Transfer RNA from a bacterium, 73 nucleotides, folded computationally. Rfam family: tRNA. By type it is a transfer RNA. Rfam describes the family as follows. Transfer RNA (tRNA) molecules are approximately 80 nucleotides in length. Its mean pLDDT, the model's own confidence on a scale to 100, is 81.
[in-house]
RNA sequence: GCCACCUUAGCUCAGUUGGUAGAGCAACGGUUUUGUAAACCGUAGGUCCCCAGUUCGAAUCUGGGAGGUGGCU
Numbered sequence: 001g002c003c004a005c006c007u008u009a010g011c012u013c014a015g016u017u018g019g020u021a022g023a024g025c026a027a028c029g030g031u032u033u034u035g036u037a038a039a040c041c042g043u044a045g046g047u048c049c050c051c052a053g054u055u056c057g058a059a060u061c062u063g064g065g066a067g068g069u070g071g072c073u
Base pairs, nucleotide, nucleotide: 001072002071003070004069005068006067007066010025011024012023013022019056027043028042029041030040031039049065050064051063052062053061
């Protein structure tokens, strides 16, 4: 220098053809227990890496940029 892939909740990751975002774990509250843990119930938490474009509507499509991983030279 070139190519491919990845970036979504605190962490690990889903998200089917564009229709207003979810799971597990963690956190917090409750039930239970003499108490803790476990179990069960519930709650909160996200400008979907950034900017622009297309569209009635973008995590998703297009362009540019940033960071990361791998490969080639």